[in-house]
């Protein structure tokens, strides 16, 4: 330098054909109970890496920049 693949909650990851963003772990809170702990239930928690562009609608397509891992050179 070129090329692929990724970026989505505190952490790990899903998301169909473009048509209301979700699990799980964590964390609060309650119930319950022999406990500092376990169960059970409820709640909050997001600029979808940044800009732009296409479109009635973009996490999803298209471009550019950034970042991480791999390959080529």
């Nucleotide at each position: 330098g070129g090329g692929u693949u990724g970026u989505u909650a505190g952490c790990u990851c899903a998301g169909u054909u473009g048509g209301u963003a979700g699990a799980g772990c964590a964390a609060g809170u309650g119930a319950c109970u022999c406990u500092u702990a376990a169960u059970c239930a409820c709640u909050g928690g997001g600029u979808c890496g940044g800009g732009g562009g296409u479109u009635c609608g973009a996490g999803u397509c298209c471009c550019u920049c950034a970042c991480a891992a791999c390959c080529c050179a």